[in-house]
Order: sequence, then structure tokens, then C1' cells
RNA sequence: CUGCCUCGCUAGGGGUCCUGGAACGCUGUUCCGGGUGAGAGAUACCCUCCGUACCUGAUCUGGAUAAUGCCAGCGAAGGAAAGCGCAAAGUGCUUCCC
Repeated sequence: CUGCCUCGCUAGGGGUCCUGGAACGCUGUUCCGGGUGAGAGAUACCCUCCGUACCUGAUCUGGAUAAUGCCAGCGAAGGAAAGCGCAAAGUGCUUCCC
């Protein structure tokens, strides 16, 4: 000096499935595509109690699909991770010390 509130900073929580092909050291791994999605391993994305992140029930129920945790129900269910707001963080300059 910047500092926007459906925002920012710090901290924390969370998911990563279905499918075609190729290669290989072939119950798998890697690579290139397709489906859904914010995100399908990303210095990313989403969520943090006013909780629509996500988990459990669930190898659940109905529908759709090439297939799937794809859609809806279940669900006002039971669980689930927070503080700060001229101060955190960042940038520049100056001084001092090593």
C1' cells in the first nucleotide's frame, strides 16, 4: 500500500464412479476417448452449524441407460467439518541483525 462480504484470509471437512479401445510385467496398471457432475487425484473443485459438501440406512425402492451411487424417492431421517473482518494473508520500500 491492497484489503470487493453470494467476498477474502487462515484452519478444517469431503468425493473420485460407469464405460469403449490400446499397450504392458494381464484377478491389475498406464495411456487415449465416451457418460454424469462443481469436481472422476487436482498448487483443483465443493462444503464448514442459517450444514442442498459428504457419510450411513443401501447389495434399499421406482424409472431411465451401453452402463453406473444417471434421475427421482427415501429426506423436515440419523450423522457430519469454524474462526477472523485495519486482520489474516500478500506485495513494495526503509532500517537493524545474522
A computed fold for a 98-nucleotide RNA from Rugamonas brunnea, annotated as TPP riboswitch aptamer (THI element). Taxonomically the source falls in Rugamonas (Bacteria, Pseudomonadota, Betaproteobacteria, Burkholderiales). The RNAcentral record of the sequence draws on Rfam. Of the family's consensus pairs, 100% are formed in the model.